Small-subunit ribosomal RNA from an uncultured bacterium, 1438 nucleotides, folded computationally. The RNAcentral record of the sequence draws on ENA and SILVA. Rfam family: Bacterial small subunit ribosomal RNA.
[in-house]
RNA sequence: AAUGAACGCUAGCGGCGUGCUUAACACAUGCAAGUCGUACGAGAACUCUUUAGCUUGCUAAAGAUAGUAAAGUGGCGCACGGGUGAGUAACGCGUGGGUAAUCUACCUCUGAAUUUGGGAUAACUCCGCGAAAGCGGUGCUAAUACCGGAUAAUAUUUCAGGAUCUUCGGAUUUUGAAAUCAAAAGUGGUCUCUACAUGUAAGCUACUGUUUGGAGAUGAGCCCGCGUACCAUUAGCUUGUUGGUAGGGUAAUGGCCUACCAAGGCUACGAUGGUUAGCUGGUCUGAGAGGAUGAUCAGCCACACUGGAACUGACACACGGUCCAGACUCCUACGGGAGGCAGCAGUGAGGAAUUUUGCGCAAUGGGGGAAACCCUGACGCAGCAAUGCCGCGUGAUCGAUGAAGCCUUUCGGGGUGUAAAGAUCUUUUAUCAGGGAAGAAUCCGUGACGGUACCUGAUGAAUAAGUCACUGCUAACUACGUGCCAGCAGCAGCGGUAAUACGUAGGUGGCAAGCGUUACCCGGAUUAACUGGGCGUAAAGCGUCCGCAGACUGUCAUUCAAGUCUUUGGUUAGAUCUCGAGGCUCAACCUCGAGACCGCUAAAGAUACUGUAUGACUAGAGGCUGGGAGAGGCAAGCGGAAUUACUGGUGUAGCAGUCAAAUGCGUUAAUAUCAGUAAGAACACCAAAAGCGAAGGCAGCUUGCUAGAACAGUCCUGACGUUCAGGGACGAAAGCGUGGGGAGCGAAUGGGAUUAGAUACCCCAGUAGUCCACGCCGUAAACGUUGGAUACUAAAUAUUGGAAGUUUCGACCCUUUCAGUGUUGUUUACCUAAGCUAACGCCUUAAGUAUCCCGCCUGGGAAGUACGGCCGCAAGGCUAAAACUCAAAGGAAUUGACGGGAACCCGCACAAGCGGUGGAGCAUGUGGUUUAAUUCGAUGAUAAGCGGGGAACCUUACCAAGGCUUGACAUAUAGCUGCAAAUCCUAGGAAACUAGGACUCUUUCGAAGGUGCUAUACAGGUGCUGCAUGGUUGUCGUCAGCUCGUGUCGUGAGAUGUUGGGUUAAGUCCUUUAACGAGCGCAACCCUUAUCCUAUGUUAAAUGAUCAUGGGAGACUGCCCCGGUUUAACGGGGAGGAAGGUGAGGAUGACGUCAAAUCAGCAUGGCUCUUACGCCUUGGGCUACACACGUGCUACAAUGGUCAGUACAAUGGGUCGCAAAGUCGCGAGACGAAGCCAAUCCCAUCAAAACUGAUCUCAGUUCGGAUUGAAGUCUGCAACUCGACUUCAUGAAGUUGGAAUCGCUAGUAAACGCUGAUCAGCUACGCAGCGUUGAAUACGUUCUCGGGUUUUGUACACACCGCCCGUCACACCAAGAGAGUCGGAGGCACCCGAAGGCUGACAUUAGUCGGACGAAGGUGAAAUCGAUGAUAGGGGUG
Repeated sequence: AAUGAACGCUAGCGGCGUGCUUAACACAUGCAAGUCGUACGAGAACUCUUUAGCUUGCUAAAGAUAGUAAAGUGGCGCACGGGUGAGUAACGCGUGGGUAAUCUACCUCUGAAUUUGGGAUAACUCCGCGAAAGCGGUGCUAAUACCGGAUAAUAUUUCAGGAUCUUCGGAUUUUGAAAUCAAAAGUGGUCUCUACAUGUAAGCUACUGUUUGGAGAUGAGCCCGCGUACCAUUAGCUUGUUGGUAGGGUAAUGGCCUACCAAGGCUACGAUGGUUAGCUGGUCUGAGAGGAUGAUCAGCCACACUGGAACUGACACACGGUCCAGACUCCUACGGGAGGCAGCAGUGAGGAAUUUUGCGCAAUGGGGGAAACCCUGACGCAGCAAUGCCGCGUGAUCGAUGAAGCCUUUCGGGGUGUAAAGAUCUUUUAUCAGGGAAGAAUCCGUGACGGUACCUGAUGAAUAAGUCACUGCUAACUACGUGCCAGCAGCAGCGGUAAUACGUAGGUGGCAAGCGUUACCCGGAUUAACUGGGCGUAAAGCGUCCGCAGACUGUCAUUCAAGUCUUUGGUUAGAUCUCGAGGCUCAACCUCGAGACCGCUAAAGAUACUGUAUGACUAGAGGCUGGGAGAGGCAAGCGGAAUUACUGGUGUAGCAGUCAAAUGCGUUAAUAUCAGUAAGAACACCAAAAGCGAAGGCAGCUUGCUAGAACAGUCCUGACGUUCAGGGACGAAAGCGUGGGGAGCGAAUGGGAUUAGAUACCCCAGUAGUCCACGCCGUAAACGUUGGAUACUAAAUAUUGGAAGUUUCGACCCUUUCAGUGUUGUUUACCUAAGCUAACGCCUUAAGUAUCCCGCCUGGGAAGUACGGCCGCAAGGCUAAAACUCAAAGGAAUUGACGGGAACCCGCACAAGCGGUGGAGCAUGUGGUUUAAUUCGAUGAUAAGCGGGGAACCUUACCAAGGCUUGACAUAUAGCUGCAAAUCCUAGGAAACUAGGACUCUUUCGAAGGUGCUAUACAGGUGCUGCAUGGUUGUCGUCAGCUCGUGUCGUGAGAUGUUGGGUUAAGUCCUUUAACGAGCGCAACCCUUAUCCUAUGUUAAAUGAUCAUGGGAGACUGCCCCGGUUUAACGGGGAGGAAGGUGAGGAUGACGUCAAAUCAGCAUGGCUCUUACGCCUUGGGCUACACACGUGCUACAAUGGUCAGUACAAUGGGUCGCAAAGUCGCGAGACGAAGCCAAUCCCAUCAAAACUGAUCUCAGUUCGGAUUGAAGUCUGCAACUCGACUUCAUGAAGUUGGAAUCGCUAGUAAACGCUGAUCAGCUACGCAGCGUUGAAUACGUUCUCGGGUUUUGUACACACCGCCCGUCACACCAAGAGAGUCGGAGGCACCCGAAGGCUGACAUUAGUCGGACGAAGGUGAAAUCGAUGAUAGGGGUG
């Protein structure tokens, strides 16, 4: 884009088309083919009139009805028209021819004729049978019915000649002779002739018919060329088959049929078989070529319930005819009968689905008739259906900074929206009223449609809009609801609490009386490629060669004209299509004209190319001669080294084997070693990028036989060529068969190890096999993953073989050339080969440029599988699907990530050391458990002495109980209040709070402020979501990285820069460089500290020094030496210096990662609670305790404890504070109060380890201090749950800690004490700081962990915590196998055999009896297709 469509929602009108695609299923009812009296005989009735009889009512007669109706004989028609598409793969259809092999009723033209006889028969009458359908008999009668005779030709046949043409068969024509064959009349008119004599008959004439010829037209039959679906998993088919002769039959040819003879005919250019199908003009689509299709209209064919058969006839083997058989339906008196909608309507059924039991013969056409006329479900019309195409309408113009409603909002607004309302106007359409056709041809008359089309008028915006979509493709977005649910979806996909994707609403977009969906066809799809594709790696080159058919084929000439080209004639039906006109108001539609229909056929011409035939040539191909190369092949013979076995000698305890072992061998003497013998297999070095071969493949040496290639000579043949479907041959290894052989090796197998296991890797043994001969198999990653042939297109180089030249005595070298092989590495040259390719890559050995031939491919899986066939001894091979399932599978390259890949480097990462943790007790945090609650968060590293740098109340978020509801807190409005509230008192109460009472001042109206109450907005939430967020933080990591601009390279993703060579702590710096620069990081700048100078000097100090506060100096690889590529960066050493190579420490954390942490610090979107999830209060809990883990403290002791004595710091803090002196207390502390807002006073004489002396003497102790008892102190409303401290007493575990694990590289570890924050007090042994004493070790980078750079592989990319394979378990699905069972279609053999025509006999108005053929039916054996089937196997999906 389209449709004979269907379904969903919706629906105003008209015109023109179309309407059972399914059950060729079954059909009730009506109609669809009759007509002619001018072919014939016969011939009513109802009714009416008249007359007669006569009891006015009946009977009878005559006439009309009427020569009518109905029936019959006869003629013509019924073979047309109408329907359907079952069958048919065919001369069925299409197209072009032939018929010299034919027919043709009616029609037209034309010649002749239409004579003479005969006997029947239906109707009718009578009789009979039957339920009916119907049938039989008797008697009568007519014809254009039937049958004789005559005549007849230019008819037919035969014979005898002639002419013309010829396809040689014959045809046409002509002359003569012979034989054979015909008929029907009807109606009208007329009387000149004849007869009778008004007028009729014969006759004549007109029309219609009949017979016989000729021609035409129309229609039909038959034959031929070409075209006409799929399957080769259908490869052979055929006996009337193929041909001939004779005969039969037909309108006619012909095996169409029969007899005889011959053995043919078809087939890879697809026979035979199977499946499907009516064919065509056309229709739909497409740029075209094509593809799909065959409704309506038109041509042809076939069919008419199924099968068979003939009759009649001009035509049938006959839709509304006959006979027979069968199935089905109906009637029946059970004896028999009837029927055929695939005609028009209509019914049932089937189905997603397809109309009225209408009107009319007015038109067009058909049948009959002389005609009038009759018949016509053909046809013309109407009805139903939005089923399609076309046209029209549902109103038009104004109308707001823009109503209401609805939606939305950032609450300001925005949208719907000039839309509505309102004003003015129009009346298509619908409605009503009036008029009213053409279509009629033909003088009159004749219209189903139809009072229709059309015209005029009237009323009034009046009667008339939906549907689908809105994530992208694809035009059109928001809100709410829902919460991986419900649902959507053409593909991608959407939905798990902020859904533009679901549902609804508003809005918007598209189309519009329709709009969507489904189905199907074409297009896009160059995705079967003729136009117009491919095969190195994506699917795809047969393992290789030979070769028939086929395809293609060198140069020159002649010939023919098949292909090819040109011109002309015929045809290509009409419709359709295109163009131009015309008619319906337009259009759809219809009419006319022109074109086109690209095909076939006939004739004439052209001859370049292809082709045919002939002749010639040598450039392709082949042959001949010659000397060389080679693991080419086959056969025979020979050789040495090694291995093993055996024999003998020497010799003794091990050997062998492995990461380490063990099995194994060995005292019956191994291994080792020497000598000898035997056997089998393979051939070291040479050896190579080498050589040969079609491929597989080929390696010791010699000989024989044999194939091929290359080179030189340029002698011969003269296109002999190339490629090859089918076919044939060869074809590694393994395997199979028969017979040998068997040293070594070695599937299977055994044993030993390894391991969680180890049916493996390792070890010890070891059978088939490996070897030989003969025969099979026929496959490999049979790979260059690259078919063969020919030609052409840059250089350079290595190597093998041959030849020539030069030179030489000869060779090498060198130069040229032909053929082969190769370019992996190294070296050189060049800007780069060009070209091709998706890229990788290929590049004279093409994957380049071209030609020819063959093979193969068409998404992945199922599957190289099933079934079938062929081959094979088997294993198996070759050929080769489908159902089903997925939306991918795949190639090349890119960036990352990863690797039990590689290279380089770094880090307390390991190593080297020191000290710990893990064991004990206690402290503290976490998990778990418990609980009314044990509030919440943090959970590997990167949670766990963390938030919390202070949980007795408070904190507090949790629990129990008691209370409040505009609220504990904020803002605003309105009203009320001048009372009250706060405060105080009383009562209740655990308190909060409730109830009551008291109280001040100003003004005394009002106003203002404040306060309180009421009401409304609102407050409030440590309620949820850190996966909606901001901010902040942790970690990789103080690791050295992360990027950008421009340029360049690449189709692109991307690359380059940022790589390479050095160097550094560093992407630090240098150098090189298609890159040049830049940014964030590094470093530096900042702070502290070490040295010096200087200024200042209170509370410190008092020359100075120290100290404090400021300001400066100093360090930069600056200097020297060595190394580093000439250099450079830089490295090593040295000098000087307080300090030396970033001097030490801190702060400082790139792009990013972990949906890392935090909604409970704060802020915040959304959701949620609102007499509660808010607020207040008391008490409790966060402090529980079988247990597990983390972080610490104290220890286990003598490097120590205790006692005594003697020293030396620094950082800090202090007015709700630090507190001295003094006094009391063993002590915690108390009293006391000087001083100090601090370099002044106090904490604080500030220290402790240390040092000196004494004691303890290795013990659960004079170690250790838990636990517990008693008595106290302090803070605080309050120490019960639940504080710290003091004194006395008590005196637990613990004797250095398993696996494992942590920190630290110098003023560091370790040890020692001091201070501070928070804080009333304290659980601080924590944290943050401060100083005192003060070590050991680092060979080094193999390993562990982490990180950086480069490179490599990748099927990974939520990125190895990745991806992913197979079994097993469960569910579902399709297909194959399957003992069988059931059914279909076809063939074969046999039995039976209707009707019927043919044929034979008898018979002769009529028939009877046979014969072969013959539909249907039956039996049998095979073959084939399908359905079903317990079961078992494989496949797919989850």